[in-house]
Context: one part of a larger RNA
RNA sequence: GAGUAACGAUAAUGGGGGUGAAAAACCUCCACGCCGGAAGACCAAGGGUUCCUGUCCAACGUUAAUCGGGGCAGGGUGAGUCGACCCCUAAGGCGAGGCCGAAAGGCGUAGUCGAUGGGAAACGGGUUAAUAUUCCCGUACUGACGUGUAUUGCGAUGGGGGGACGGAGAAGGCUAAAUGGGCCAGGCGUUGGUUGUCCUGGUGAAAGGGUGUAGGGAGUGUGUUUAGGUAAAUCCGGACGCAUAAUUCUGAGACCUGAGACGAAAUCACUACGGUGGUGAAGUCAUUGAUGCCCUGCUUCCAGGAAAAGCCUCUAAGCUUCAGAUACACGUUAAUCGUACCCCAAACCGACACAGGUGGUCGGGUAGAGAAUACCAAGGCGCUU
Numbered sequence: 001g002a003g004u005a006a007c008g009a010u011a012a013u014g015g016g017g018g019u020g021a022a023a024a025a026c027c028u029c030c031a032c033g034c035c036g037g038a039a040g041a042c043c044a045a046g047g048g049u050u051c052c053u054g055u056c057c058a059a060c061g062u063u064a065a066u067c068g069g070g071g072c073a074g075g076g077u078g079a080g081u082c083g084a085c086c087c088c089u090a091a092g093g094c095g096a097g098g099c100c101g102a103a104a105g106g107c108g109u110a111g112u113c114g115a116u117g118g119g120a121a122a123c124g125g126g127u128u129a130a131u132a133u134u135c136c137c138g139u140a141c142u143g144a145c146g147u148g149u150a151u152u153g154c155g156a157u158g159g160g161g162g163g164a165c166g167g168a169g170a171a172g173g174c175u176a177a178a179u180g181g182g183c184c185a186g187g188c189g190u191u192g193g194u195u196g197u198c199c200u201g202g203u204g205a206a207a208g209g210g211u212g213u214a215g216g217g218a219g220u221g222u223g224u225u226u227a228g229g230u231a232a233a234u235c236c237g238g239a240c241g242c243a244u245a246a247u248u249c250u251g252a253g254a255c256c257u258g259a260g261a262c263g264a265a266a267u268c269a270c271u272a273c274g275g276u277g278g279u280g281a282a283g284u285c286a287u288u289g290a291u292g293c294c295c296u297g298c299u300u301c302c303a304g305g306a307a308a309a310g311c312c313u314c315u316a317a318g319c320u321u322c323a324g325a326u327a328c329a330c331g332u333u334a335a336u337c338g339u340a341c342c343c344c345a346a347a348c349c350g351a352c353a354c355a356g357g358u359g360g361u362c363g364g365g366u367a368g369a370g371a372a373u374a375c376c377a378a379g380g381c382g383c384u385u
Base pairs, nucleotide, nucleotide: 013031014030015029016028017027018026032382033381034380035379040362041361042360043359046342047341050340051075052074053073054072055071056070060068061067080141081140082338083337084336086119087118088117092113093112094111098107099106100105122139123138124137125136126135142334143333144332145331146330147329148328149327150326151325152324153319154318158314159313160312161311166301167300168299169298172294173293174292177288178287179286180285181284182203183202184201185200186199187198188196208257209256210255215250216249217248218247219244220243221242222241223240224239225238226237228236229235262283266279267278268277269276270275302305348357349356364376365375366374367373
């Protein structure tokens, strides 16, 4: 220079009360404003206690601070079913032997790892200051093991089936959700009117079990035979008969059950004024209607759209009073790790409490073709001078 520039989006503040040494900024109430395909809610990644409570205000916070994602102390993350671990494989990695190479090492078979994919099973309500598909209540489901009963050809690292998959397009059937009526509860205007076709609020309900519908797929059953499926096969495939018009597989939703609870205002009792406990109404119909479900379907196109295991089936070796298998019942068991909190952000990546960046899910109302846009709901904020 200079007490100058600046104090990080022009979404916006004002008032009452409280606390306190002190209040524009903290708490609380009222009014106003902003977002609302987000500036709301929930996850993944990443972070790693930032979560909750008490207390403190030196430093940190672009100002003050009684406040804080700051200091200090205490507390908090509860699982057979969610995710991981586990089984399986993809690209890719490693790689016994092996091949190659002065050495180091390179490649690679069997194999072994490797999810961003495949593989068993849980929902609703309640509860904490802070966790909940984890605790509690209610109602379920799955696997393994054991025992019992009944029946019985069981058996794999092998064969077969299945798992098993692309793009685009169209129609139908549904549900979520929304809207309106009905129903239930309350209200009758501090200012002229408002007992009315008035106003305000509520009207929500899962998995599972039973049934097997709209729709979609396949002909099905049985007998004989068989150069194929590296051996075998009753399985799969090929061939030939017979019978039959239906049968079977799949499949949303609806309906029945689950159904006990839950449930607003009002009122009662208690109260550390934060709340806690009790009583407990209606709980239906219609319309609109998804980008969700049926649908891994259907139609169509060429560029022709993972693999393996679990699963079903077939036999080989073998075992066939055993072991094993199937069905039912009962009993036991299901370890370990994650679980707080932020997550379009003041907690992640950007040296910062940085106008930048960051994958997925939900996504209401009025107008609208719409996830545009405008205004609103739930919810959240007014961006720390």
Molecule: large-subunit ribosomal RNA, domain III
Organism: Xanthomarina gelatinilytica